A computed fold for a 73-nucleotide RNA from a Methanobacteriota archaeon, annotated as transfer RNA.
The organism belongs to Methanobacteriota, within Archaea.
It matches the Rfam family "tRNA". The family's RNA type in Rfam is transfer RNA. Rfam links the family to the GO term triplet codon-amino acid adaptor activity.
The coordinates come from a structure-prediction model, not an experiment, and the mean pLDDT is 80.
RNA sequence: GGGGCCGUGGGUUAGCUUGGUAUACUAGGGCGUUCGGGACGCCUUGACUCCGGUUCAAAUCCGGGCGGCCCCA
Numbered sequence: 001g002g003g004g005c006c007g008u009g010g011g012u013u014a015g016c017u018u019g020g021u022a023u024a025c026u027a028g029g030g031c032g033u034u035c036g037g038g039a040c041g042c043c044u045u046g047a048c049u050c051c052g053g054u055u056c057a058a059a060u061c062c063g064g065g066c067g068g069c070c071c072c073a
Base pairs, nucleotide, nucleotide: 001072002071003070004069005068006067007066010026011025012024020056027045028044029043030042031041032040033039034038049065050064051063052062053061
């Protein structure tokens, strides 16, 4: 230098094809049950790597950056 893949709450992750309320686990907070350690149940907090484009509507489609991994030279 060329090519491919990936980037989603504090952590892990589904959703990306076929655009339409962003899922689950874990973590934090509150309440309840329990003598308690702890466990369980309910409620709650919190995210789409950045910029631009298309669209009524973008995590998703398109273009360009940034970062990571792999392959070729």